Record summary:
The part of an RNA shown here (small-subunit ribosomal RNA, 3' major domain) has 474 nucleotides and comes from an uncultured bacterium. RNAcentral holds the full RNA, with entries from Greengenes.
Context: one part of a larger RNA
RNA sequence: UGACGGGGGCCCGCACAAGCGGAGGAACAUGUGGUUUAAUUCGAUGAUACGCGAGGAACCUUACCCGGGCUCAAACGGCGGAUGACAGGCGCAGAGACGCGCUUUUCCACGGACAUCCGCCGAGGUGCUGCAUGGUUGUCGUCAGCUCGUGCCGUGAGGUGUCGGCUUAAGUGCCAUAACGAGCGCAACCCCUGCCGACAGUUGCUAACAGGCAAAGCUGAGGACUCUGUCGGGACUGCCGGCGCAAGCCGUGAGGAAGGCGGGGAUGACGUCAAAUCAGCACGGCCCUUACGUCCGGGGCGACACACGUGUUACAAUGGGUGGCACAGAGGGAAGCCAGGCGGCGACGCCGAGCGGAACCCGAAAUCCACUCUCAGUUCGGAUCGGAGUCUGCAACCCGACUCCGCGAAGUUGGAUUCGCUAGUAAUCGCGCAUCAGCCAUGGCGCGGUGAAUACGUUCCCGGGCCUUGCACU
Repeated sequence: UGACGGGGGCCCGCACAAGCGGAGGAACAUGUGGUUUAAUUCGAUGAUACGCGAGGAACCUUACCCGGGCUCAAACGGCGGAUGACAGGCGCAGAGACGCGCUUUUCCACGGACAUCCGCCGAGGUGCUGCAUGGUUGUCGUCAGCUCGUGCCGUGAGGUGUCGGCUUAAGUGCCAUAACGAGCGCAACCCCUGCCGACAGUUGCUAACAGGCAAAGCUGAGGACUCUGUCGGGACUGCCGGCGCAAGCCGUGAGGAAGGCGGGGAUGACGUCAAAUCAGCACGGCCCUUACGUCCGGGGCGACACACGUGUUACAAUGGGUGGCACAGAGGGAAGCCAGGCGGCGACGCCGAGCGGAACCCGAAAUCCACUCUCAGUUCGGAUCGGAGUCUGCAACCCGACUCCGCGAAGUUGGAUUCGCUAGUAAUCGCGCAUCAGCCAUGGCGCGGUGAAUACGUUCCCGGGCCUUGCACU
């Protein structure tokens, strides 16, 4: 100087408290440990690993195991040589990679192109080291801190500034002051959203006029409105009152769509953890080179006594079932999205219009209304299993999703303990997208619908900031 203290003072945060809903008990999904295995590829391990890398493991992926091939090699390039089918097609054997046989006989125009083969040279490695590294990332933490120049103080390490008082979300500002300034952070500038205006008016809209229908912006027409988009305005404690030296704070204050950072996002200082990643990529060193490289078939990554994490579905009447009637936003679509018709109980199949899309696909569910069930392991719950099918794909045995019929398990609200959340939030309801042939998605990322309760307060638990004190550590 730091770090630390079951030292002190001040302050903050869903940290506690006040509330609402969960996890921990059940079944299943998924990840991990362990065990097993020929292999169950590898990495991630308190917070900061465990629905994580993986935003798609049947083959491929794939790195693992078994078996079978190749050795300038699986790809690409350069040089030299040979051939003109060693290439295409067909057939045979084989699990396939590949091997063998038959057939076709390149182009321009006279040495080139192209293809194949041979030779030479550059290979290749998801092998090791993240404690040799770059780059990137997590975390403390969107916490308010971290420093510098000159000056001053101290023999020096260093201090001062950055402390003190008030204030702030903030080292935000004001005052004070041996300091005066400055930088990286804070804030602002950026994006979305909430209000208004101008411009623009199709594929969107429909107030007035006209036509028209069973109904309908359906048609002419219109730019008013909604909306879509571009550019502007608007909020600054600006005004009023109170308190205060000031900064600022307070007020069912005014006006206003919005009021004191309006809401959300992006943005992550100096650094910490020899934190993570050599398996995204790059790269030093070490190691393998008829194999630790590479190709192919099959298997495995999906095993299962068990343990843990994260989720989904429930245990029911604020509910289950049947019928009827409504209301979104965002996003995607051509080897695609698919209206409508027909067949099928259905998954789906066949036919078939529209749409590269403000035009077509495009219809949300909870909600509301009516009827039913009447508290039961049930008309709750749906696991598991049997049968029959549909679709994708070369191929669903290991190991796909979905449909129909039957079967109908545990579960009656969950111990100690523990998690999230302060408002359009929690809770609850559905919809979309990426990856993707299909899908093990209950995951991830978005979107809208309905829509709460509570916060006295800072004594305590956890984490953090500032000052101070002690100190056996640096």